[in-house]
Molecule: transfer RNA
Organism: Dechloromonas sp. H13
RNA sequence: GCCCCGAUGGCGGAAUCGGUAGACGCAGCGGAUUCAAAAUCCGCCGCCGAAAGGUGUGCCAGUUCGAGUCUGGCUCGGGGCACCA
Numbered sequence: 001g002c003c004c005c006g007a008u009g010g011c012g013g014a015a016u017c018g019g020u021a022g023a024c025g026c027a028g029c030g031g032a033u034u035c036a037a038a039a040u041c042c043g044c045c046g047c048c049g050a051a052a053g054g055u056g057u058g059c060c061a062g063u064u065c066g067a068g069u070c071u072g073g074c075u076c077g078g079g080g081c082a083c084c085a
Stems, first nucleotide, its partner, number of pairs: 001081007010026003019065001028044005046055003058074005
């Protein structure tokens, strides 16, 4: 240098053909239960915000009514090939 694969909350991991992002699990927080705890059960749980709402799938553009998903460029990680006087 060329080719292939990948990047989604604190972690793992979903999202059929482009149509509510984060299902489900772990961790965490609140509560119930208990003398107290563990276990169990219920609720919450990306980020900002008091709420309403806004925003978010590595980054920047594009296509589209609509993009995690498609197209171009880039960054980072993994693998393969080439060069190696």